Description
Predicted 3D model of an 82-nucleotide RNA (transfer RNA) from an uncultured Eggerthellaceae bacterium. The coordinates come from a structure-prediction model, not an experiment, and the mean pLDDT is 82. Rfam family: tRNA.
RNA sequence: GGGAGCGUGGCGGAAUUGGCAGACGCAGGGGACUUAAAAUCCUCCGCCUCCGGGCUUGUGGGUUCGAGUCCCACCGCUCCUA
Numbered sequence: 001g002g003g004a005g006c007g008u009g010g011c012g013g014a015a016u017u018g019g020c021a022g023a024c025g026c027a028g029g030g031g032a033c034u035u036a037a038a039a040u041c042c043u044c045c046g047c048c049u050c051c052g053g054g055c056u057u058g059u060g061g062g063u064u065c066g067a068g069u070c071c072c073a074c075c076g077c078u079c080c081u082a
Stems, first nucleotide, its partner, number of pairs: 001081007010026003019065001028044005046055003058074005
């Protein structure tokens, strides 16, 4: 240089038929249980907000009524090849 794959909350990782984004787990906050803890159970857990809602899937565009998903460019990582 050429080719292929991947990029989603703090972390891992789903959502592949284009139709509710973040299931499930870990970590974290609060509560119950306990003499106290551990374990277990319940609950909350992206950002903004005028509380009506809006934004958010590496970045920027495009297609579409609708995009994490399809298309283009770029950035990063991994693999193959010379």